[in-house]
RNA sequence: UGCGGGAUGGUGCAACGGUAGCACGGUGGACUCUGAAUCCAUUAAUCUUGGUUCGAAUCCAAGUCCCGCAGCCA
Repeated sequence: UGCGGGAUGGUGCAACGGUAGCACGGUGGACUCUGAAUCCAUUAAUCUUGGUUCGAAUCCAAGUCCCGCAGCCA
């Protein structure tokens, strides 16, 4: 420098261009002598800036960061 992949709640992952969801976690409650377990409720997110579109996490452009592969100079 080129190519490919990735960035979504606190964590790990989903999501055909049309309601952003699951598990764990956190908080509150039920249960219990107390705790664990279990059950109920709740909490919180699309890397950034533009573009396309009636509508973008998703498509396009640029940028930032991470991973892998290849190459150049010495």
Transfer RNA from a Patescibacteria group bacterium, 74 nucleotides, folded computationally. Rfam family: tRNA. Rfam's curators write: Transfer RNA (tRNA) molecules are approximately 80 nucleotides in length. By type it is a transfer RNA.